[in-house]
RNA sequence: GAAUAAGGCAAACCUAUUGUGAGGUAGGGACGCAAAACUAAAGGGUCUCAAAUUGAGAUAGCCAGUUGCCGAA
Numbered sequence: 001g002a003a004u005a006a007g008g009c010a011a012a013c014c015u016a017u018u019g020u021g022a023g024g025u026a027g028g029g030a031c032g033c034a035a036a037a038c039u040a041a042a043g044g045g046u047c048u049c050a051a052a053u054u055g056a057g058a059u060a061g062c063c064a065g066u067u068g069c070c071g072a073a
Stems, first nucleotide, its partner, number of pairs: 001070001008033002013028006031061001037066003043063002045059006
């Protein structure tokens, strides 16, 4: 972050399953993504539960950090 090349991922929704829940997993499915790769108190935000200003959990496709393919300005 323009082109090109190799490609990759998979939103919503549906089905099954799992969890108190946020949500997760598998299959189908593609809204989109230059990192839709990784990182969950070694940054913040948001969400859930409870014995509630504390503890536990979820979210990376919210921002962020780290790494990677191509190579115009």
Source information: The RNA shown here (c-di-GMP-I riboswitch aptamer) has 73 nucleotides and comes from a marine sediment metagenome. Its mean pLDDT, the model's own confidence on a scale to 100, is 83. The model forms 95% of the base pairs in the Rfam consensus. Rfam family: c-di-GMP-I riboswitch aptamer. From the family's description: GEMM was predicted in a large-scale screen for bacterial structured RNA regulatory elements.